[in-house]
RNA sequence: AGAGUUUGAUCCUGGCUCAGGACGAACGCUGGCGGCGUGCUUAACACAUGCAAGUCGAGCGGGGAUGUUUCCUUCGGGGAACAUUCUAGCGGCGGACGGGUGAGUAACGCGUGAGCAAUCUGUCCCAGACAGGGGGAUAACACUUGGAAACAGGUGCUAAUACCGCAUAAGACCACGACACCACAUGGUGAUGGGGUAAAAGAAAUUCGGUUUGGGGUGAGCUCGCGUCCGAUUAGCUAGUUGGUGAGGUAACGGCCCACCAAGGCGACGAUCGGUAGCCGACCUGAGAGGGUGAUCGGCCACAUUGGAACUGAGACACGGUCCAAACUCCUACGGGAGGCAGCAGUGGGGAAUAUUGGGCAAUGGGCGCAAGCCUGACCCAGCAACGCCGCGUGAGGGAAGAAGGUCUUAUAGAUUGUAAAACUCUGUUGUAAAGGAAGAAACCUUACCAUAGGUAAUGAUGGUAAGCUGACGGUACUUUACCAGAAAGCCCCGGCUAACUACGUGCCAGCAGCCGCGGUAAUACGUAGGGGGCGAGCGUUAUCCGGAUUUAUUGGGCGUAAAGCGUGUGUAGGCGGUUUAUUAAGUUUAGAAUCAAAUCCCGAAGCUCAACUUCGGUUCGUUCUAAAAACUGGUAGACUUGAGUGUGGUAGAGGUAAAUGGAAUUUCUAGUGUAGCGGUUAAAUGCGUAGAUAUUAGAAGGAACACCAGUGGCGAAGGCGAUUUACUGGGCCACUACUGACGCUGAGACACGAAAGCGUGGGGAGCAAAUAGGAUUAGAUACCCUAGUAGUCCACGCCGUAAACGAUGAGUAGUGAGUGUAGGGAUACCGAAGGUGAAGUUAACACAUUAAGUAUUCCGCAUGAGUAGUACGGUGGCAAGGCUGAAACUCAAAGGAAUUGACGGGGGCCCGCACAAGCGGAGGAACAUGUGGUUUAAUUCGAUGAUACGCGAGGAACCUUACCCGGGCUUGAAAGUUAGUGACGGACUUGGAAACAGGUCUUUCCUUCGGGACACGAAACUAGGUGCUGCAUGGUUGUCGUCAGCUCGUGCCGUGAGGUGUCGGCUUAAGUGCCAUAACGAGCGCAACCCUUGUUGUUAGUUGCCAUCGGGUAAUGCCGGGCACUCUAACAAGACUGCUACUGUAAGGUAGAGGAAGGUGGGGAUGACGUCAAAUCAGCACGGCCCUUACGUCCGGGGCGACACACGUGUUACAAUGGCAGGUACAGAGGGUUGCUACCAUGUGAGUGGAUGCUAAUCUCAUAAAACCUGUCUCAGUUCGGAUCGGAGUCUGCAACUCGACUCCGUGAAGCUGGAUUCGCUAGUAAUCGCGCAUCAGCCAUGGCGCGGUGAAUACGUUCCCGGGCCUUGCACUCACCGCCCGUCA
Repeated sequence: AGAGUUUGAUCCUGGCUCAGGACGAACGCUGGCGGCGUGCUUAACACAUGCAAGUCGAGCGGGGAUGUUUCCUUCGGGGAACAUUCUAGCGGCGGACGGGUGAGUAACGCGUGAGCAAUCUGUCCCAGACAGGGGGAUAACACUUGGAAACAGGUGCUAAUACCGCAUAAGACCACGACACCACAUGGUGAUGGGGUAAAAGAAAUUCGGUUUGGGGUGAGCUCGCGUCCGAUUAGCUAGUUGGUGAGGUAACGGCCCACCAAGGCGACGAUCGGUAGCCGACCUGAGAGGGUGAUCGGCCACAUUGGAACUGAGACACGGUCCAAACUCCUACGGGAGGCAGCAGUGGGGAAUAUUGGGCAAUGGGCGCAAGCCUGACCCAGCAACGCCGCGUGAGGGAAGAAGGUCUUAUAGAUUGUAAAACUCUGUUGUAAAGGAAGAAACCUUACCAUAGGUAAUGAUGGUAAGCUGACGGUACUUUACCAGAAAGCCCCGGCUAACUACGUGCCAGCAGCCGCGGUAAUACGUAGGGGGCGAGCGUUAUCCGGAUUUAUUGGGCGUAAAGCGUGUGUAGGCGGUUUAUUAAGUUUAGAAUCAAAUCCCGAAGCUCAACUUCGGUUCGUUCUAAAAACUGGUAGACUUGAGUGUGGUAGAGGUAAAUGGAAUUUCUAGUGUAGCGGUUAAAUGCGUAGAUAUUAGAAGGAACACCAGUGGCGAAGGCGAUUUACUGGGCCACUACUGACGCUGAGACACGAAAGCGUGGGGAGCAAAUAGGAUUAGAUACCCUAGUAGUCCACGCCGUAAACGAUGAGUAGUGAGUGUAGGGAUACCGAAGGUGAAGUUAACACAUUAAGUAUUCCGCAUGAGUAGUACGGUGGCAAGGCUGAAACUCAAAGGAAUUGACGGGGGCCCGCACAAGCGGAGGAACAUGUGGUUUAAUUCGAUGAUACGCGAGGAACCUUACCCGGGCUUGAAAGUUAGUGACGGACUUGGAAACAGGUCUUUCCUUCGGGACACGAAACUAGGUGCUGCAUGGUUGUCGUCAGCUCGUGCCGUGAGGUGUCGGCUUAAGUGCCAUAACGAGCGCAACCCUUGUUGUUAGUUGCCAUCGGGUAAUGCCGGGCACUCUAACAAGACUGCUACUGUAAGGUAGAGGAAGGUGGGGAUGACGUCAAAUCAGCACGGCCCUUACGUCCGGGGCGACACACGUGUUACAAUGGCAGGUACAGAGGGUUGCUACCAUGUGAGUGGAUGCUAAUCUCAUAAAACCUGUCUCAGUUCGGAUCGGAGUCUGCAACUCGACUCCGUGAAGCUGGAUUCGCUAGUAAUCGCGCAUCAGCCAUGGCGCGGUGAAUACGUUCCCGGGCCUUGCACUCACCGCCCGUCA
């Protein structure tokens, strides 16, 4: 000293929480010793039992006991004296102290400082004076009465330091008279005159004791200034109340009490009332200022079961006294009595919780006493409790085989526990045992001696010296000796804050949590273990207080938008206040003094071995008094003019009130013209209209509002004010500087004004229009739209008193850069003012910036997390509506402000895309094929699911594949590796069986460097195996946005920061492509280019390709010789760059043209930035973790993946004449082929079959391309369209076509006549249409996929709209980002 927590991130505001300290504590776990402290915070609840206040015989009478002596005696005993001793009663002193508690009390109760000229004070100290002589009772006691008892009564006797007269007496007291001095008002003090009043007690003497007076001391009483909790949702309280006079009462003042008189007294500076509370020194905390507390110790107060009262006394209205009342408890013979632990112990109860019915008066202190002494639960000690503080210990050294064990790991070796343990050496605090053993004790007293004063002396008194006596704690502290490492460590924490990490278990369960938050199968946050961190005889938790919190802000903060400026003014109290002179001394400052109890804190010492603790010395706030100063503030007196106001002259204005007047428009009415609609809406309807509307012309009525002017123009305090004129009236501004002389500013309460709506009474009512009605819209539509329409809107009077009453910005004063445009006044110097831009400065930022949100100052108002809630209750004003004032319980950890990045918007701007539009052809209807969902099933294996799944993984499921189901087998295993051993393996045949498998018979090796190897079987062990789970643990790969033009970085600059700039702007491009501009300058990944292919040409090359020329040959053919010209093949080049011209533009570029095979990236392909979707895939592969191991592995047979009321996607074929059928005739490209493609011949209607030949391919072959074209036929029909389905007969592949193949022939001939809403593809060699090939493959469910060529269109005005995307900008309460967030109702 700070930290965590609001957000995707940021800054701020703001609350919540944490780290510190403390405690009369309690609870959990644990517990060795000692010292010093502390210990019912709750029931001021009730109390059994014991103790806590007595003492004096040197005050008195009596009584008792013991001892000695003596007398009498009936010998039982009785009396007297002396000594010692006890004490019921009378009497004295003390029980008012000490001890306890905090109920009450908001008060002169307490604290502090004064006062009493308004007082008292036993015992104590000092000083003066005095004590003469008498008297009458009474308890005890004796007798007796009543009563259960407590106790009470009667008769008789007796004493005193008990009680009562008399004498004496003052300087005491009382009243009167008179004097001096002093003073704070009443007055005080001291002399003084005569009068009145009041004394006693003894004891043997002194001492002690008594009476009286004065002084001192101590203690008490009373009064006053100041301070002393919360509530205004407590605003008025008070009749003995306030004062006076008189009397009473008190120690004393006083309405303290009484009689009479007066009507006062207190209160916003908070009376009264309600709640709470003993106050203080101090204690805790804090840097301090403060805040909290009032245990122990000390001072004061109050109380003693509750309430009341007095008596005695120096002192009480009395804790262990009295009386009365009440409640409770106890005793009782029912008549009546007894009691008071908030004393010390102790009991019950309450409670989270708080101790022994202990020892002693040895010390300190108190009461009584001459004293010895007695009493003392005050006190000193001991016991219990880790309740707190302090100290000590539980060992020290040494020790690496880094032991064993535990834990972890990449796993057979490491890491860690860890010098830790053990072994070895040492010590003995504490402990155990034994021995010694204190200080606290000095007095009093006794004895002896000495001194002092007096006395003849003795005795005595006072002081001193010496000796003796006295210890509860306690045989305690302490010291010494012996013995043994032996008997002595736990608690909390380990995600961040906050020091300290791993494994296992669990699986939003169990649980944790102070805040944020952890836990849904890899939890450093739960539980356990190992390890680590912290503190340590304790450690954590809980409660409470302060701190951090500047989060109530005096020190030390705020109010435009975060909570917070009253809607506005006038003005009371209060606060603050211009210049100057004199004075005063209240504030202020200085000096001195008193007080500030002790203890505590702090500083310095000292004593317990240290410390805690204790002792000694020193220091202080505040208050008061005295003295001084006079600058400032205040007071008093005087002066001034600049603040303020008055005056005179001007001036602008929707300022206000009242009256009058005006025109335009709407509506209504009357009359005319005129005819079928009008009106209204996105579209309609309700409505009006043939009874004549709407429209139009003329006239009339009535109400309301005042177009243009009109303007970030004007006026007003605000609300607000708008036709014109008049009357009355408020304020502002300017000029002059005549007058007053601080008269000022603000303003709690108070008063006044205060939009709209609303209320009351009475008018008025054209238009508009809540409510209401009808029509629409809609799922509904108590709305938006339409047609009507009532309050109301208007006027007068009276209420209401609120608004986003906003500049969300209170009022006043002063100082503080600029430039800009503008209405008004004016002497054309200027004044003044409604705005906008911006400096410094301020601000969290936005922004404000001479109209401050800047710099200062004065006064007022207001806020202190969000919700509950401007709600409830109470009060107040209102006719009501409702206003003002204005909470809490409870819930949450946020709520909020400004700004930033993105995403989003049925916001804006610019741009693009077969996105729309313009076209062409389809899908959606039919049948079939195929995939999916669903259903079914023993199984119908699994995955893919909007775009981006659904002819997808699968480029080919009859067995196999195959992962699924049923059944039958195997268990180191079906396959691979290592090491022994045995031997071939294999082939043929055969038994059981569905096969796998289990047997049987026969036959049988090779190579060799001679070690062995190849191959097979089999045993053991280590490995195995899994298409089981998790694509949300992963790698790799892929889809999509999207071939969209974007995504970033370095340095610099801007911003507190997140971030921004660059990348924005203008132009341009297919493009963040380029140019210009520019606090940016550069760069990277993307774009483009480089690559492949195609289009043109050239060069080279010329077979298997080609054939122009020459020759040969055929029925025909480059068939042959020959040639490489052409085509072609395949390598290298060329070509295109806005290069040229014109126009345009600053440039980049654009438009047009030329040339060219090709023109503005020529066409096509490959190529996919940063990233998004926890997108897809653990079943292609790989891989972490988990799971199975005679099975979730593996082998075999059969079945299934092909099921079928249904739904969807993708396709094929059609519905026909631009066609079908039959016949004829042309023209490709790209591929494949030896387990293959097959010419050709034969044969079959055909699929095919039997022969045969060529080709490892520019050579042979698949292989006739089809549409097209020509001719014929069909003639609009369910057809010569269409071909599904079904029947029959076959072919081929293959161990095997039943489930479940394809193809051929004959026959059969279904639906379907162009397809609803909706929807898909395509911009040129494209769509459409036609055929051909290939992969996979034994065959094929291929109508799929991937390629190839043939024929070959239409349309694009354009970017308003739909979809998607890019850039800029704007709004936002979204950021999981609009499939967001969020409100209400119901469950």
Record summary:
The RNA shown here (small-subunit ribosomal RNA) has 1387 nucleotides and comes from an uncultured bacterium. The RNAcentral record of the sequence draws on ENA. Its Rfam family is "Bacterial small subunit ribosomal RNA".